[in-house]
Molecule: SAM riboswitch aptamer (S box leader)
Organism: Bacteroidota bacterium
RNA sequence: AACUUAUCAAGAAAGGUGGAGGGACUUGCCCUGUGAAACCUUAGCAACCAUCCUAAAUGGAAAGGUGCUAAUUCCUGUCUCGCAGAAUUGCGGGAGCAGAUAAGUC
Repeated sequence: AACUUAUCAAGAAAGGUGGAGGGACUUGCCCUGUGAAACCUUAGCAACCAUCCUAAAUGGAAAGGUGCUAAUUCCUGUCUCGCAGAAUUGCGGGAGCAGAUAAGUC
C1' cells in the first nucleotide's frame, strides 16, 4: 500500500519556533499577519486495542499503545422514499460512494 470489521450528532488547550496557507477531494461556506501549515514542549479529551471492577455486558474505572483537541466527517457529491412547489429547488428519512481512526489479515 491492499483487504476485512467497527465507529464517526458527544468530548478536549496553551506556549515557543515558523512565516502563508489551511479545513482529504469536489460544491459551497468558513478559519487565518488579532499569525495558516509544519515541528517542539506542557496540558487535556476518551474512539479502538490492552489493563482493572462486575456473574456478565452495548455498564463502570483508569489513561498503557495508537489517536484526537473550529464548525455533524463544516455542508454537498450517487441512488431511493416522503412532503412543499409550475419548476430549477428546498426540507426530512433510508441506503451507498469517498474519507478519518482503531484492530486484525497479508